Background:
The part of an RNA shown here (small-subunit ribosomal RNA, 3' major domain) has 479 nucleotides and comes from an uncultured bacterium. RNAcentral holds the full RNA, with entries from ENA, Greengenes and SILVA.
Context: one part of a larger RNA
RNA sequence: UGAGGGGGGCCCGCACAAGCGGGGGAGUAUGUGGUUUAAUUUGACGCAACGUGAAGAACCCUACCAGGGGUAGACAUUGACGCCCAGAGCCAGAGACAGCUACCUCCCUAUCGGGGGCACGAAAACAGGUGCUGCAUGGCUGUCGUCAGCUCGCGUCGUGAGAUGUUGGGUUAAGUCCCUCAACGAGCGCAACCCCUGUCUCUUCUUGCCGUCUUGUAAUGUUGGGCACUCAAAUGAGACUGCCGCCGAUAACACGCAGGAAGGUGGGGAUGACGUCAAGUCAUCAUGCCCCUUAUGUCCUGGGCUACACACGUACUACAAUGGAUGGACAGAGGGACAGCGAAGGCGCGAGCUCGGAGCGGACCCCACAAACCAUCCCCCAGUUCGGAUUGCAGGCUGCAACCCGCCUGCAUGAAGUCGGAAUCGCUAGUAAUCGCAGGUCAGCAUACUGCGGUGAAUACGUUCCCGGGCCUUGUACA
Numbered sequence: 001u002g003a004g005g006g007g008g009g010c011c012c013g014c015a016c017a018a019g020c021g022g023g024g025g026a027g028u029a030u031g032u033g034g035u036u037u038a039a040u041u042u043g044a045c046g047c048a049a050c051g052u053g054a055a056g057a058a059c060c061c062u063a064c065c066a067g068g069g070g071u072a073g074a075c076a077u078u079g080a081c082g083c084c085c086a087g088a089g090c091c092a093g094a095g096a097c098a099g100c101u102a103c104c105u106c107c108c109u110a111u112c113g114g115g116g117g118c119a120c121g122a123a124a125a126c127a128g129g130u131g132c133u134g135c136a137u138g139g140c141u142g143u144c145g146u147c148a149g150c151u152c153g154c155g156u157c158g159u160g161a162g163a164u165g166u167u168g169g170g171u172u173a174a175g176u177c178c179c180u181c182a183a184c185g186a187g188c189g190c191a192a193c194c195c196c197u198g199u200c201u202c203u204u205c206u207u208g209c210c211g212u213c214u215u216g217u218a219a220u221g222u223u224g225g226g227c228a229c230u231c232a233a234a235u236g237a238g239a240c241u242g243c244c245g246c247c248g249a250u251a252a253c254a255c256g257c258a259g260g261a262a263g264g265u266g267g268g269g270a271u272g273a274c275g276u277c278a279a280g281u282c283a284u285c286a287u288g289c290c291c292c293u294u295a296u297g298u299c300c301u302g303g304g305c306u307a308c309a310c311a312c313g314u315a316c317u318a319c320a321a322u323g324g325a326u327g328g329a330c331a332g333a334g335g336g337a338c339a340g341c342g343a344a345g346g347c348g349c350g351a352g353c354u355c356g357g358a359g360c361g362g363a364c365c366c367c368a369c370a371a372a373c374c375a376u377c378c379c380c381c382a383g384u385u386c387g388g389a390u391u392g393c394a395g396g397c398u399g400c401a402a403c404c405c406g407c408c409u410g411c412a413u414g415a416a417g418u419c420g421g422a423a424u425c426g427c428u429a430g431u432a433a434u435c436g437c438a439g440g441u442c443a444g445c446a447u448a449c450u451g452c453g454g455u456g457a458a459u460a461c462g463u464u465c466c467c468g469g470g471c472c473u474u475g476u477a478c479a
Stems, first nucleotide, its partner, number of pairs: 001479002003476001005474001007473007015463002019427004026317008034308002042053002064303006073126001077125002081121002088101003106116003128292002131290001133288001137286002139281003142277001144275001149188005155164003168179003194269004199237002203233002208227003213224001240263001244256002319420001323378006334367003340360002345354003386417001391412007433455007
């Protein structure tokens, strides 16, 4: 000087407390461990691994296993000589590939000399490796933590390591600001500048809107018309402790009122200092060293990654007053063209199909009926009209192909489960809880993930305690 203390002081955070809802018990989904296996490819392991890499394993992906092949190679450059490719048909085979047949003989060129291109064939330089090492590395990332810290120049003090500044008194979300002070300044962080959202103004008016006027219908902005309003964008305004009172040290600031759509950072996002963990990644990529080179490289078929006594994590669905049936209402944000979104009509109980293909590269058309909600009827506290696992049969869709191993529909079946031990998690407002919708991935496959809106709470006395963190100080078994 740091680090740590079941030392002290001050302060903060859903840290506790006050509340609300969960997980832990059940079933299922998914990940992991373990076990099994020819293989169950692999990385990640307290927080910060475990619905994580993977924004989607039937084949492919694929790295794993079995078997079948080929060896200058599936991919790249060079290269002598020769030939000219590709593409099509038949056929053994699981296929990779092997064989046969027919056809054809590339492009440029005043120069016919040459130049260029594709494929095949030997030897050789080499290719190739998701093989090892993240403790050799770059790059990227997590984490403490959006915590308020981390430093430098000159000066001064100290023999020196170092100190001072950065401490102290107040204050703040903040090393934020004010005052004081052997310090005076500065940098990286904080804040602001950026985006979305909340109010208003101006401009524009179609595909949007419809107050007034008009036309028409069973009904509908449907028609003429209009741009007032909503919306959409573009331009500005607006919030600054600006005003008033009060507290304070006349300061910074704190408290309260007014005006205002909004009040003290308005709400949310992006933004992550010096560094820590030899944290993570050689399997995105790049890369040193080592290793393999008729194989640890490569092609193919099939299998596996989907196993299952069990243990753990994360979710979904429930255990019911309330559920079922019928009818009715209200969003936002997205997506849609090599093969996309696909309406009305028709068929089917339905998933779906087309005998249908309109419209739309989209404020126009489509996906697309939002669901919780509201109204009426039935059920009457039960393992039930709760719950839906499991299983049987019959179908639909995608796709060469759903046996291993997809999703969906109908009929039948109807398991556990009656609110969950110890211990434990999230959340302070349009939040929790609850309800649906969309998107990416994607041929198909979502209880996951990312977004979007609808309905919409309770509680916070407070900082003694648990956890994490910041500043000052104290003592030292540590560096």